[in-house]
Context: one part of a larger RNA
RNA sequence: UGACGGGGGCCCGCACAAGCGGUGGAGCAUGUGGUUUAAUUCGAAGCAACGCGCAGAACCUUACCAACCCUUGACAUCCCUAUCGCGGGUCCGAGAGAUCGGAUCCUUCAGUUCGGCUGGAUAGGUGACAGGUGCUGCAUGGCUGUCGUCAGCUCGUGUCGUGAGAUGUUCGGUUAAGUCCGGCAACGAGCGCAACCCACAUCCUUAGUUGCCAGCAGUUCGGCUGGGCACUCUAGGGAAACUGCCCGUGAUAAGCGGGAGGAAGGUGUGGAUGACGUCAAGUCCUCAUGGCCCUUACGGGUUGGGCUACACACGUGCUACAAUGGUGGUGACAGUGGGUUAAUCCCCAAAAACCAUCUCAGUUCGGAUUGUCGUCUGCAACUCGACGGCAUGAAGUCGGAAUCGCUAGUAAUCGCAGAACAGCAUGCUGCGGUGAAUACGUUCCCGGGCCUUGUACA
Numbered sequence: 001u002g003a004c005g006g007g008g009g010c011c012c013g014c015a016c017a018a019g020c021g022g023u024g025g026a027g028c029a030u031g032u033g034g035u036u037u038a039a040u041u042c043g044a045a046g047c048a049a050c051g052c053g054c055a056g057a058a059c060c061u062u063a064c065c066a067a068c069c070c071u072u073g074a075c076a077u078c079c080c081u082a083u084c085g086c087g088g089g090u091c092c093g094a095g096a097g098a099u100c101g102g103a104u105c106c107u108u109c110a111g112u113u114c115g116g117c118u119g120g121a122u123a124g125g126u127g128a129c130a131g132g133u134g135c136u137g138c139a140u141g142g143c144u145g146u147c148g149u150c151a152g153c154u155c156g157u158g159u160c161g162u163g164a165g166a167u168g169u170u171c172g173g174u175u176a177a178g179u180c181c182g183g184c185a186a187c188g189a190g191c192g193c194a195a196c197c198c199a200c201a202u203c204c205u206u207a208g209u210u211g212c213c214a215g216c217a218g219u220u221c222g223g224c225u226g227g228g229c230a231c232u233c234u235a236g237g238g239a240a241a242c243u244g245c246c247c248g249u250g251a252u253a254a255g256c257g258g259g260a261g262g263a264a265g266g267u268g269u270g271g272a273u274g275a276c277g278u279c280a281a282g283u284c285c286u287c288a289u290g291g292c293c294c295u296u297a298c299g300g301g302u303u304g305g306g307c308u309a310c311a312c313a314c315g316u317g318c319u320a321c322a323a324u325g326g327u328g329g330u331g332a333c334a335g336u337g338g339g340u341u342a343a344u345c346c347c348c349a350a351a352a353a354c355c356a357u358c359u360c361a362g363u364u365c366g367g368a369u370u371g372u373c374g375u376c377u378g379c380a381a382c383u384c385g386a387c388g389g390c391a392u393g394a395a396g397u398c399g400g401a402a403u404c405g406c407u408a409g410u411a412a413u414c415g416c417a418g419a420a421c422a423g424c425a426u427g428c429u430g431c432g433g434u435g436a437a438u439a440c441g442u443u444c445c446c447g448g449g450c451c452u453u454g455u456a457c458a
Base pairs, nucleotide, nucleotide: 001458002457003455004454005453007452008451009450010449011448012447013446015442016441019406020405021404022403023402026319027318028317029316030315031314032313033312034310035309042053043052064305065304066303067302068301069300070299073129077128078127079125080124081123082122083121084120087106088105089104090103091102092101093100094099109119110118111117131294132293134292135291136290140288141287142283143282144281145279147277152191153190154189155188156187157186158167159166160165171182172181173180197271198270199269200268202239203238204237205236206235207234208233211229212228213227216226217225218224242265245259246258247257248256249255321399325358326357327356328355329354330353337347338346339345365396370391371390372389373388374387375386376385412434413433414432415431416430417429418428
């Protein structure tokens, strides 16, 4: 100087408390461990691995396994030789296919000094080489997680100290903040904080079609038509919030409490933005790359299988256990976004509300499982897809110890869209509808910041 303390002081955070809803019990979905297997490819491992890489494993993907094939190779450059095209279609035979053997049709490169001379393409050959999702993330770059959007981390000059170092950065207030004020052997500065960026909330202005309809006229009653651009809206530009004003408080400061005006008030709300560093954190399987290793194989191709197994254990979810409900009928109202183009057309809600019924039961709750019949996608749904009809109707009556999220348009609840995708979501990313309760407070648990103290630790 740090680190640590079941030392002290001050302060903060959904950290506790106050509340609301869950997980842990059931069934299923999904990931992981374990076991099994020819293979169940690999990675991720407390927080910060486990609906994670995977925005989508039937083939492909695919890296794994079995079998069958290839060896200058599926891909790149160079050299030699041959051909002039390359390419496309049909048929026959062998084969699981890759591939191998054969027949036939269409098409017939460019420049030119007309010399296979140049370019280009294809085939064959030789070797240089290609190739490797093989190893090492403890050799690395890049990217990322985490402490943490926590308020810290440093430097120059000066001063102090023999020195390591200290000071500044400590102290009194204050703040979300090393934010600001005051003081001080310090005076300044940098990276962070804040602001500058984006979206939302108010108003003005520009523009008025595909949008809108206040007033006028017509109307098939539909902004449909004439007409208009007020309003809504769209998308460009601007204004607006700064403790600016008032009162109190404070040290006459920074600020804090209250108020006015205002669409918005003290960081308005949300996002993007992540200092010096820590964890030899993660990734050599995105990519790049040193070294090592393989080179008729650890490379390449194909068919089939596997990644989907199942005594079990854990994580994350979905659906329930019902009457604040189920079922049947009636029945409105969104916002993102997508469809090549489209404010025009299409994809487009559900809960809510009203009526009827069920009457507390393993039920008209719950829907697993199984049988059977179909639909769709796709060469192909056996291993192993999704959905529908009929039948079947399991566990489950609110969950032990323990544990998670959330402070407002939030939690809870309801649906909708999109990415990737032939097909496949309870996952993910967004979108809107309905819409709460509680916070006395900081003693305690967890994490963090500053000062101080002890130390046989570095």